[in-house]
Parts: sequence; C1' cells; structure tokens
RNA sequence: AUGAACGGACCGGGAGAGAUCAUUUAAGUAUGAAGCCGAAGGGGAUCAAACUCUCAGGCAAAAGAACCGGUUCGGGACG
Repeated sequence: AUGAACGGACCGGGAGAGAUCAUUUAAGUAUGAAGCCGAAGGGGAUCAAACUCUCAGGCAAAAGAACCGGUUCGGGACG
C1' cells in the first nucleotide's frame, strides 16, 4: 500500500395473514374465543436454506421485519 471472508452502524426498498366475533373502553382501550401468517428470534431434518414446526412474534395503520443495494467502521484473507 491492495483491502477478501466475517461482524457492526446509518440510509433506502421490504411480503404474508380478519380493522373476525363477544363483552368492555373516550379510543385497537382491555379481556376472552376460535380462525389464520411466516421473512426478528428459536426448534427439527439437513451440507445448508427462503424447507418445516409455530414456542415466542404477527394478522387496519404505526412499529418490527429475513433478504437486497449504498455509505461507513472494525477486521486483515490475497497480492
């Protein structure tokens, strides 16, 4: 001095499933009932997974969100 894998931060994009029913509240407020989703996390098989389970989480909006892109920090492979 080149700056890989890997990890973090910020920004942008980011699906699915009933604004269900009953009671209640100023108010998706609170409680219960079944029904459903799968892309935080977790479990299972598996080389592994976006497969699968649905414990947690979620089913208007908001928030969150695997994953992708950009910037940056750590890192230090390769040369």